[in-house]
RNA sequence: AUCUUAUUAAGAGUGGUGGAGGGACUGGCCCUUUGAAACCCGGCAACCUGAAAAAAAUUUUAUAUAAGUUUUUUCGUUGGUGCUAAAUCCUGCAAGAGAAUAUCUUGAAAAAUGAGAG
Numbered sequence: 001a002u003c004u005u006a007u008u009a010a011g012a013g014u015g016g017u018g019g020a021g022g023g024a025c026u027g028g029c030c031c032u033u034u035g036a037a038a039c040c041c042g043g044c045a046a047c048c049u050g051a052a053a054a055a056a057a058u059u060u061u062a063u064a065u066a067a068g069u070u071u072u073u074u075c076g077u078u079g080g081u082g083c084u085a086a087a088u089c090c091u092g093c094a095a096g097a098g099a100a101u102a103u104c105u106u107g108a109a110a111a112a113u114g115a116g117a118g
Base pairs, nucleotide, nucleotide: 002117003116004115005114006113007112008111013041015040016039017038021031022030023029025092027090028089042084043083044082047080048079050075051074052073053072054071056070057069058068059067060066088110093107094106095105096104097103
């Protein structure tokens, strides 16, 4: 780099270093020397992991107890990521509503992140 799958209108800094860019890309519109990116610290969240609880199904067993697996809920604890302006900032392609080049709605595409595959 590729494939599968889930999520993406919630949440999170008056901190330190740094010193000019940043918001993926297009077109917009924004943020930024009243300090961008990046790094550190702090924080948020709950995808994987972990802990607890409940019910049902199922497997093991001669049966039951019990244990395992699956599902749901809670916690935010041990670890792994992630995130920490604006809806993924809006948008692009298709369809619909609309008098309409306004505006609105739905789906896709693209992107990001997790988990798995390879």
Molecule: SAM riboswitch aptamer (S box leader)
Organism: Clostridium chromiireducens